[in-house]
RNA sequence: AAUAGAUCGCUAGGGUUCCGACGUUAAAGACAACGUGUCUGGUCCGAGAGCAAUCGACCUUCGUUCGAAGGUUACACGGCGGGAUAAAAGCCCGGGAGG
Numbered sequence: 001a002a003u004a005g006a007u008c009g010c011u012a013g014g015g016u017u018c019c020g021a022c023g024u025u026a027a028a029g030a031c032a033a034c035g036u037g038u039c040u041g042g043u044c045c046g047a048g049a050g051c052a053a054u055c056g057a058c059c060u061u062c063g064u065u066c067g068a069a070g071g072u073u074a075c076a077c078g079g080c081g082g083g084a085u086a087a088a089a090g091c092c093c094g095g096g097a098g099g
Stems, first nucleotide, its partner, number of pairs: 005055003009051002013045002018042002020039001021036005056073007075095001077098001081093003
């Protein structure tokens, strides 16, 4: 200086479609409807600046059809606002504006 790679799994975090929880209708229970995320949760969303894996790229050595082994892949402060989804967010705009 830089276009600073891709995929997948997970986490911090996030809300409320679905499930569950709680409340009301409402009378014991069940079922149902509605409401509550100011409900710990399961499903769900989920990081450029979080983790791990695989692949890729590059370098070195060995052997040389092409492969094997080792290594590197650094650094990274950051709004307001807007967008998606049921909704929100460390998601996306965005390694953006700015510093």
Model confidence (mean pLDDT): 80 of 100. This is a predicted structure of a 99-nucleotide RNA (Guanidine-I riboswitch aptamer) from a marine eukaryotic metagenome.